[in-house]
RNA sequence: GACAAUGGCAAACCUAGUGAAAAUUAGGGACGCAAAGCUACGGGUCUAAAGGUUUUUCCUUUCAGAUAGCCGGGAUACCGAA
Repeated sequence: GACAAUGGCAAACCUAGUGAAAAUUAGGGACGCAAAGCUACGGGUCUAAAGGUUUUUCCUUUCAGAUAGCCGGGAUACCGAA
């Protein structure tokens, strides 16, 4: 990257497991995805704890956790006409 080919992944929701939570794993299911394959390096967001603020919100920190289907970076990969 072409209304090409072969294939792939799977949001919400449901069921079961794990976790304090965010979330995640398996099965079902498809909203979408050309890296929706890998990686928490930078930023963001979420959860937790501690501290601050002061009136229940907001802010800060963490050699705490999550998110790659929030964005950027990194290394890698299938097919391929004009």

The RNA shown here (c-di-GMP-I riboswitch aptamer) has 82 nucleotides and comes from a marine sediment metagenome. The RNAcentral record of the sequence draws on MGnify. Its Rfam family is "c-di-GMP-I riboswitch aptamer". Rfam links the family to the GO term cyclic-di-GMP binding. Rfam describes the family as follows. GEMM was predicted in a large-scale screen for bacterial structured RNA regulatory elements.